[in-house]
Predicted 3D model of a 96-nucleotide RNA (TPP riboswitch aptamer (THI element)) from Pararhodobacter sp.
The sequence was found by an Rfam model in a public genome assembly.
Its Rfam family is "TPP riboswitch aptamer (THI element)". Rfam links the family to the GO term thiamine pyrophosphate binding.

RNA sequence: GCGCACAGACGGGGGCGUCCGCGUGCUGCGGGCUGAGAUGCACCCUUUGAACCUGAACCAGAUCAUGCUGGCGUAGGGAGUCUGCAAGUCGGUGCA
Numbered sequence: 001g002c003g004c005a006c007a008g009a010c011g012g013g014g015g016c017g018u019c020c021g022c023g024u025g026c027u028g029c030g031g032g033c034u035g036a037g038a039u040g041c042a043c044c045c046u047u048u049g050a051a052c053c054u055g056a057a058c059c060a061g062a063u064c065a066u067g068c069u070g071g072c073g074u075a076g077g078g079a080g081u082c083u084g085c086a087a088g089u090c091g092g093u094g095c096a
Stems, first nucleotide, its partner, number of pairs: 001089002006084005011046004016040001017033006052077003058071004
């Protein structure tokens, strides 16, 4: 000097369903389910990219119900730069 991981800064991307009751023109309110998150002064993801979208009104299973679980999926898309840095490694220098 480089520097997986990791950390930080700034920037960027993303989703918010389902069931019951109440209310209701609409928006909502309370509770159950899954989840990091179900509209939060939050959460998740950011190319080493299953965050998220498409396929998809998909297929199988489970459930009161639902991307709830699995498949699909070494499918197609998808938002990044910088800084610090342990290990390691490369180069240089001094001393013996």

The coordinates come from a structure-prediction model, not an experiment, and the mean pLDDT is 77. Lineage of the source: Bacteria > Pseudomonadati > Pseudomonadota > Rhodobacterales > Pararhodobacter.